[in-house]
RNA sequence: UUGAAGAAUUCAAGAGAGACUGUGAAAGCACCGAAGGGGAUAGAAACUCUCAGGUAAAAGAAUUGAAUUCGGACG
Numbered sequence: 001u002u003g004a005a006g007a008a009u010u011c012a013a014g015a016g017a018g019a020c021u022g023u024g025a026a027a028g029c030a031c032c033g034a035a036g037g038g039g040a041u042a043g044a045a046a047c048u049c050u051c052a053g054g055u056a057a058a059a060g061a062a063u064u065g066a067a068u069u070c071g072g073a074c075g
C1' cells in the first nucleotide's frame, strides 16, 4: 500500500573567486569551495584540505521543488 526509504531521468532555480601576467604554446603568481575525492569525529556535515575542478560567456555545479519510472516498508 490512495505507495514511505532509496535510486534514475526530465524541467525550473542555483553561489563564490583574475575576461590576471605572457607575442604565443608553455609557464608563473593570486584566489574560490557547491561535481568527485581526502581528513576529522562516537557518527556525520553545507566543517576542513584543495588532488581533481573552477575564477567573462558557454558548460558544469552541492542543494531545493515538481513530474515520470524503478522500488515495495529496507521507514
Base pairs, nucleotide, nucleotide: 006070007069008068009067010066011065012064013063018029020028021027030055031054032053036051037049038048039047
RNAcentral holds the sequence, with entries from Rfam. Predicted 3D model of a 75-nucleotide RNA (Glycine riboswitch aptamer) from Lachnospiraceae bacterium XBB1006. Its Rfam family is "Glycine riboswitch aptamer". Gene Ontology term of the family: glycine biosynthetic process. The source organism's lineage runs through Bacteria, Bacillota, Clostridia, Lachnospirales and Lachnospiraceae.